[in-house]
Context: one part of a larger RNA
Order: sequence, then C1' cells, then structure tokens
RNA sequence: GGCUUAUGGUGGAUGCCUUGGCACUGACAGGCGAUGAAGGACGUGCGAACCUGCGAAAAGCUACGGGGAGUCGGUUAGAGACGCUAAUCCGUAGGUGUCCGAAUGGGGGAACCCAGAAUAUGGAAACAUAUUUUAUUUAAUUCUGAAUUCAUAGGGGUUAAAAGCGAAACGUUGCGAAGUGAAACAUCUCAGUAGCAACAGGAAAAGAAAACGAAAGUGAUUCCGUGUGUAGUGGCGAGCGAAAGCGGAACAGGCCAAACCAGGAGCAAUCCUGGGGUUGUAGGACUACAAUGUGGACUUUGAGUUGAUAGGAGAAGUAGUUGGGAAGCUACACGAUACAGGGUGAUAGUCCCGUAACCGAAAUCAAAUCAAUACCUAGUAGGAUCCUGAGUACGUCGGAAAAUGUUAUUUUGACGGAACCUGCCCAAACCAUUGGGUAAGCCUAAAUACUAGUCAGUGACCGAUAGUGAACAAGUACCGUGAGGGAAAGGUGAAAAGAACCCAGGGAUGGGAGUGAAAUAGAUUCUGAAACCAUAUGCCU
Repeated sequence: GGCUUAUGGUGGAUGCCUUGGCACUGACAGGCGAUGAAGGACGUGCGAACCUGCGAAAAGCUACGGGGAGUCGGUUAGAGACGCUAAUCCGUAGGUGUCCGAAUGGGGGAACCCAGAAUAUGGAAACAUAUUUUAUUUAAUUCUGAAUUCAUAGGGGUUAAAAGCGAAACGUUGCGAAGUGAAACAUCUCAGUAGCAACAGGAAAAGAAAACGAAAGUGAUUCCGUGUGUAGUGGCGAGCGAAAGCGGAACAGGCCAAACCAGGAGCAAUCCUGGGGUUGUAGGACUACAAUGUGGACUUUGAGUUGAUAGGAGAAGUAGUUGGGAAGCUACACGAUACAGGGUGAUAGUCCCGUAACCGAAAUCAAAUCAAUACCUAGUAGGAUCCUGAGUACGUCGGAAAAUGUUAUUUUGACGGAACCUGCCCAAACCAUUGGGUAAGCCUAAAUACUAGUCAGUGACCGAUAGUGAACAAGUACCGUGAGGGAAAGGUGAAAAGAACCCAGGGAUGGGAGUGAAAUAGAUUCUGAAACCAUAUGCCU
C1' cells in the first nucleotide's frame, strides 16, 4: 500500500407516507367597474417579522337567521380578557372602507405635491381644519352668443351614458407572414395558419330561399356521422379536396320600407307621426262581404313550487387474550334504504366524524310553471288602377371567396348602367325549352365552441430529481438597467411525555440520570443503500 470481515462516520438512495398537483365528469356560473374595478401601497394586534383578515369604526361594527360551549386567525408560551343575560363560529343583508390605480379638480418620478367653489367650526383678521364638489367625450335639453342685421360658429348649465380590467380559452371582423414541402425554385404549398388590431357575448356567428336538385323531389340556420380521400382541382408536380343525398342532435318563426287613409309641418317639392301592410299557388293597397277569437320566443306584477347561499337529526358490542397501545386473535351478539370514505396508540359496519333514507331559511338570489298584464297575431271574392327595397341588378377590366389555379355563382376597386309582375334572378360558357325562386331592409331561442371561477365527484394518474415553476415565507430567495429569467427546500413521537437534576467544560457539547414501546426515534429527529473516510482484525506484498 492492497484486499477480507466487523464496527462506526459521512451521505441521503430506497421503502412507506401525503397536506400538493394532474386529468376528467355532473351541476352552476360566465363577468367586475365612476355607488370608483382588477391590482397594489401604507396601515391595523397587549407585544407582531411573515402570511391571513380587515381599513383611522382597521384579525373588526350593526341587524336578521343558524348553532350551543367554549373563545381571543396560522401561533404555541406569557400577560390580560370574553362567554348559557348565548360568546367564538357559520350564512344573508347592511355600515365603515386611508392612499394609489380607468383615476376623473390641477400637477406628478403610482401610493406624493398644490388648488378653486360652497357650507360649518375656531379666529379681530390673515388663516387653519372638516364635509361636499370641480376631468374629458358623446347624446338629449336649456341659457346665452361673435366677425355680421337675422343667424351660425363659439361659450355656460342640467341630465344620461362611455372609459378601465380579465380566461395566454371560446367568437366575429380588419390587416396578414416566414421557416417548410415541391428533394433546387418562381405558379403552387405551408395558410388565411402564426402574429397584430378592433369589437362582442355567455356563447358568438349563421338563419327563414332571387336556396338546392334533376325531370323525382326537398323545404331557415347550426353541429355530428356518412357520402369521401369520392366528384373535382393541380408547374395535372408537391399537393389541395367538396356538394347534394342519407342517418342523427335540435327545431320557430317574425318585423319593416312602399301603395292607401288620417293628423301635423312647410310657399312648395316634400317631410314627420299614427293607422295600414309584409308575399311567389304571387301578395298587398283599393272595392264588396264577413269575423272578437286563437296563439306567441320577448314586458311587468303576483302566487305557490323547486333549487342555491348556514344547518338538523341519523341504527347497531361487549368480554377475554397478546401487546406500550386493539380496531388484531378468541367467544357470543346486534344494525343495515347506512359494509362510501376518513380518524382514533396495529387492520373498527356497531368508538368519533360521517354515510343511506329523511327534515330545514328571518334574509338574498335563480329556474320553470300558473294567473293577470304590456305588446304582437286572422278570412272570402273581384281584377280596372297603384305598390312590392337603384348608382342597385347587370356589363367590361382588375382582385377576392368558394374543393376549383377562371368559366357559371357570390363579392367589389374603376368605368358604364337597367327593368317594374306580360317584371326580374337562378339552374357551372351560351341559346331555346322546362323547372326553381322573388335580390338590392331588419330581428330571431335550441342543438355547437370554450373554462379563469364555485360546488359535488371520479381515476389500471404522480407520490417530493415525480406531480404545477411552486406539497415548505413561491412567482418567494436570487439574477438582470429592463423586457424578463427563476430555484433549492416535506416526514421526531401515539402523545413533547422535547431530556428536571448531577458531573466535566468558558462554551459548544459530552457523560450519567429521567421520559418513552423504542433515544443508533434527541430535535436537518422515520427508514438510512452506494460512492468516500476512520478504527479494529486477518491475509498478501
């Protein structure tokens, strides 16, 4: 020096555990905000660093309801209090709610500085303090009011609304790439994707045929399955890629403009208000005749019902035995609309919390139903006249959307530019025939998409290098001028019973003693692998 074995140290793997995560299901909710939000700053406790709560009325105040013996948050100890004259606690409704922040009196380097007006108090006054108020834009309304007579612009007041935040989700609209693929690359593809912007809702969008289809028919929209990788399209390359139909989910249809009538305004053209009217088998106005009842998605009120936000009650076991401890084992019982689950000193239906079935709200909210109410809602015949959405349809050129790279359809930048029901549009060039429809106005639940959040629940999901970045003072410490980046870190024991007292030591600490089932469970404390270190032993050199 190496190796073996043993005993320790170091270290923190492994096992076991779980307060935390992950994914999903059902129900709810889907917004908050000038009545000042989201998010913060600073305060607030007997003492109080952090978290939580709260706001100068500050771990809280008031009322109502629940609840019934303990309580003063995490947080123990101390000190001091409160509570059956019902506290703490839970729910509902209120009060208070500093300063910043859309931030809104003006300013500003957020949490600060400085004002005007009115009122009140103090003061002789200056002034100080307190309360209220004072931003902007838009709309309505009102008072004023230039150049400039009338007027208008402008100015002032009052009332109402808006703004900002979020869930890195879902939606609509506008703008809109590139890496890539084509084995290069330009049409093409990626892709109308990512991204940016605007705006909205609990969903949004779409939506009641100027549709589709094919010689038969269907009958608003949306979504799913199929049709189908089909028909097509494509430097006919790479690729892209329908529709009808069929089967389902869900179903719902309405309102204007116009003609005409009445009223009002205006010199007039015409405009406003009310009635009327709303469609393709054309319909309506108009003229004649007839009718008072049915339904409705939508207003408001009321009623009871159901549900949400606290809760109530809730069956049935003892003994022996091992043990530190019984829920284990043994014996004999019992409950079960409850043998889901968790806890209790080991494994408990009958010990505790619960669980099944049942019951419950002063207050606030929600849903459907019913009743009333607001609003809306009908026929037949005639066929002369009138009406039925214009810079629109359509055409040319250039784009775009659709499976389609151009050719019908839809859309529209430029230019041109109709018809008026004997009309007009469409049926994939175009024409004829035949068929379908009625554009150029508007609204419309459900089936569909998503989940920040609440409640309940589930898991051949994780178990501390896993699972969230975060089971712990975690978006913390720390890093960065900043945008931003971003950790590590869980476990004594059933119970602190957390080691009185003695000895050594300055102390740390150690040795006794004591607690405990165990102290090699002694506080970075369960288990305690390996590397590595030490001591001892034997062997080899």